[in-house]
RNA sequence: CUGGGCACAGGCAAUGGAGUCUGCCUUGCAACCGCCGAUAGGCUGAUGACUCCUACUUGAAA
Numbered sequence: 001c002u003g004g005g006c007a008c009a010g011g012c013a014a015u016g017g018a019g020u021c022u023g024c025c026u027u028g029c030a031a032c033c034g035c036c037g038a039u040a041g042g043c044u045g046a047u048g049a050c051u052c053c054u055a056c057u058u059g060a061a062a
Stems, first nucleotide, its partner, number of pairs: 009026005016053006034043003
C1' cells in the first nucleotide's frame, strides 16, 4: 500500500415520531421506495415485528 474478517459508528426496512427486537447497507445511482392497470386512474397501510404518541378519514353518542 492492497484485499478480507471482526468490532465500533452511521444509515435503511412504501405516509410523521419514541422505546425494544430482527433483517439489510457500508463512500454510494448503497440498503429502501406496496398492489392492480397500457394510460388515465383505482386500492391498502402511519410498524419489518411488538408496545405507544401524533396526524388524517368514517361512524355513533352528548
The RNA shown here (Fluoride riboswitch aptamer (crcB RNA motif)) has 62 nucleotides. The coordinates come from a structure-prediction model, not an experiment, and the mean pLDDT is 75. The sequence was found by an Rfam model in a public genome assembly. Its Rfam family is "Fluoride riboswitch aptamer (crcB RNA motif)". Gene Ontology terms of the family: response to fluoride and positive regulation of gene expression.